[in-house]
RNA sequence: GGGGGUGUAGUUCAGUAGGUAGAACGUAUGCUUUGCACGCAUAAAGUCAUCGGUUAAAACCCGGUCAUCUCCA
Numbered sequence: 001g002g003g004g005g006u007g008u009a010g011u012u013c014a015g016u017a018g019g020u021a022g023a024a025c026g027u028a029u030g031c032u033u034u035g036c037a038c039g040c041a042u043a044a045a046g047u048c049a050u051c052g053g054u055u056a057a058a059a060c061c062c063g064g065u066c067a068u069c070u071c072c073a
Stems, first nucleotide, its partner, number of pairs: 001072007010025004027043005049065005
């Protein structure tokens, strides 16, 4: 320098025929306990890497950029 993959909640990851953004773990609160743990209930937490385009509507389609992994030279 060129090709390919990945980027979504604190963490690990789902979500691609374009139509309200989710799970597990973790966190907070409550119940339970003499207390803790376990268990149960509830809740909070996201500008879907970023900028732009297409569309009535974009995490999803198109282009640029950034970060990271990988292959080739």
Overview:
Predicted 3D model of a 73-nucleotide RNA (transfer RNA) from Amborella trichopoda. Rfam family: tRNA. RNAcentral holds the sequence, with entries from ENA and Rfam.